[in-house]
Context: one part of a larger RNA
RNA sequence: ACGAACGCUGGCGGCGCGCUUAAUACAUGCAAGUCGAACGAGAAGGUGUAGCAAUACACUUGUAAAGUGGCGAACGGGUGAGGAAUACAUGGGUAACCUACCCUCGAGUGGGGAACAACCAGCCGAAAGGUUGGCUAAUACCGCGUACGCUUCCGGGUCUUCGGAUUCGGAAGGAAAGUCAUACCGUGGGUAUGACGCUCAAGGAUGGGCUCAUGUCCUAUCAGCUUGUUGGUGGGGUAACGGCCUACCAAGGCUCCGACGGGUAGCUGGUCUGAGAGGACGAUCAGCCACACUGGCACUGCGACACGGGCCAGACUCCUACGGGAGGCAGCAGUAAGGAAUAUUGCGCAAUGGGCGAAAGCCUGACGCAGCGACGCCGCGUGGGGGAUGAAGGUCUUCGGAUUGUAAACCCCUUUCGGGAGGGAAAAUGGAACGAGCAAUCGUUCGGAUGGUACCUCCAGAAGCAGCCACGGCUAACUUCGUGCCAGCAGCCGCGGUAAUACGAAGGUGGCAAGCGUUGUUC
Numbered sequence: 001a002c003g004a005a006c007g008c009u010g011g012c013g014g015c016g017c018g019c020u021u022a023a024u025a026c027a028u029g030c031a032a033g034u035c036g037a038a039c040g041a042g043a044a045g046g047u048g049u050a051g052c053a054a055u056a057c058a059c060u061u062g063u064a065a066a067g068u069g070g071c072g073a074a075c076g077g078g079u080g081a082g083g084a085a086u087a088c089a090u091g092g093g094u095a096a097c098c099u100a101c102c103c104u105c106g107a108g109u110g111g112g113g114a115a116c117a118a119c120c121a122g123c124c125g126a127a128a129g130g131u132u133g134g135c136u137a138a139u140a141c142c143g144c145g146u147a148c149g150c151u152u153c154c155g156g157g158u159c160u161u162c163g164g165a166u167u168c169g170g171a172a173g174g175a176a177a178g179u180c181a182u183a184c185c186g187u188g189g190g191u192a193u194g195a196c197g198c199u200c201a202a203g204g205a206u207g208g209g210c211u212c213a214u215g216u217c218c219u220a221u222c223a224g225c226u227u228g229u230u231g232g233u234g235g236g237g238u239a240a241c242g243g244c245c246u247a248c249c250a251a252g253g254c255u256c257c258g259a260c261g262g263g264u265a266g267c268u269g270g271u272c273u274g275a276g277a278g279g280a281c282g283a284u285c286a287g288c289c290a291c292a293c294u295g296g297c298a299c300u301g302c303g304a305c306a307c308g309g310g311c312c313a314g315a316c317u318c319c320u321a322c323g324g325g326a327g328g329c330a331g332c333a334g335u336a337a338g339g340a341a342u343a344u345u346g347c348g349c350a351a352u353g354g355g356c357g358a359a360a361g362c363c364u365g366a367c368g369c370a371g372c373g374a375c376g377c378c379g380c381g382u383g384g385g386g387g388a389u390g391a392a393g394g395u396c397u398u399c400g401g402a403u404u405g406u407a408a409a410c411c412c413c414u415u416u417c418g419g420g421a422g423g424g425a426a427a428a429u430g431g432a433a434c435g436a437g438c439a440a441u442c443g444u445u446c447g448g449a450u451g452g453u454a455c456c457u458c459c460a461g462a463a464g465c466a467g468c469c470a471c472g473g474c475u476a477a478c479u480u481c482g483u484g485c486c487a488g489c490a491g492c493c494g495c496g497g498u499a500a501u502a503c504g505a506a507g508g509u510g511g512c513a514a515g516c517g518u519u520g521u522u523c
């Protein structure tokens, strides 16, 4: 010094921290959705009207749930198993690269087509689910036209690290989607303006990919290692260089400056210690990496080889009509187990941030808070002043007394904390409703999980609040009794065998104090 544990004890508050072990297995709930201003369809219920009723119509409402489509789901959150270098840290390179959403700028957004879900009908299955036929929309899908840039090829110029970069001309190739608001015209619908989109280019920003150098634990009781291995050519593949992959050719490449092998380990900013140099560590917070039951694989996509997506294999658990299916808490709570040991199946989206949306808003176990734990740090309290008959009691005694000790009693005072009562926030900006205004905007009201919390005021009354360890030396603090090498103590030296300041108890004293000791680990 500690993410600690154990023993005894325990008043309050603030701020932090809390499975270090089994990356063991998990019941249950929640943790990623959103958009009707992209699209087609569309309940149930309620209210009203008509009716004796069944029911019909209208409104709620084009609502709920589902489907197509878009964006998100690659972030956020968890864990540290693996990995000693495809990692991390620092500094470079990329003329070898990518980048959705965002910003700036340029040019466009023409005209068509065919489907598939949902839905309807039928069938199979215990279920999970599947299948056949039919209908339909779109910002879903596919042609056609057009091409400022762009791509490929050809020709010329400039620069060059001779790999290429850049510029001019020509040829060929390749895009797109609409929706809403307002105004006007109007049977469906259309036109104009604006907004949000969409397409092709250029630049930026952000985020990444790849690559180079240096540094990064122990072991030689590991000395030789390597065949896609090292290099070349052709081809493939990637956003991109490359044995990344493949065919052929050559025989190379690494190594005592430690290759190869074995063990251990997430790395860093930092943390602890120390005068420093160093040493040890890498909880919380932040950056990076890796992983998501175990192993492998790709699909979609700007981005994954994807924790709460898919497929295959395996182990395990569950359902089954035995034919077949379902699952993955190292998310937040919680359970079992392991362990010396580590918390609530809480509240809220009010704030901050994120996703979607034009917005209202919806979602958010991120987050903000609360609960539990003296686990840590810090602060406060358990009273203050006076008070000698030096009371009683205890202990010791040389029996005179000494000590506990101003300690108590008693007198005066205060009321922090705790208890009770009353008032009561900031954190709120955005936004919503109403009103004014052409608009920008303005006015009023509403709006907080925490929380009736913090804080303020008042009330009563010293009232409710101290322990733990030690006292032979190191090391601050001593006597009596009991015991008698016994019982016991002990960090080291060592105590105990009849006067033990060392064992046990008592009185006294010392130290720290809501803590005190012990154990463990590090310097």
Stems, first nucleotide, its partner, number of pairs: 001521002004519005011380006017373002019338001024336003028333003033071003038068002045060006078291003087216008097208002102204003106200004110144001112142002119134006150173010178196008217263003224254003229251008266288004270281004293314005316327004344370001346369003352366001353364004383413004393404004417464001419459005427450001431446006467512005472493003478507005488495002
A computed fold for a 523-nucleotide part of an RNA from an uncultured bacterium, annotated as small-subunit ribosomal RNA, 5' domain.
Model confidence (mean pLDDT): 83 of 100.
Its Rfam family is "Bacterial small subunit ribosomal RNA".